[in-house]
């Protein structure tokens, strides 16, 4: 230099044009003599910039970061 892949809460992941979901974690409450466990509730997420579309996490282009391969 060329090609391919990945980017989603604090962490690990799922998702697919129409309300963004699960687990762990965090906070609050219930329970308990206390702790742990258990139950309930709450907050928190689509890497960045454009385009297409009534509507984009999803499709297209570019950029950035990381990973793999080739030279």
């Nucleotide at each position: 230099g060329c090609g391919g892949g990945u980017a989603u809460g604090g962490u690990g992941a799922a998702g697919u044009g129409g309300u963004a979901u699960c687990a762990c974690g965090a906070g609050a409450g219930c329970u308990u003599c206390c702790c742990a466990a258990g139950c309930u509730c709450u907050a928190a997420u689509u890497g960045c910039g454009g385009g297409u579309u009534c509507g984009a996490u999803u499709c297209c282009c570019g950029c950035u970061a990381c990973c793999c391969g080739c030279u």

Description
The RNA shown here (transfer RNA) has 71 nucleotides and comes from a Thermoleophilia bacterium. The RNAcentral record of the sequence draws on ENA. Lineage of the source: Bacteria > Bacillati > Actinomycetota > Thermoleophilia. It matches the Rfam family "tRNA". The family's RNA type in Rfam is transfer RNA.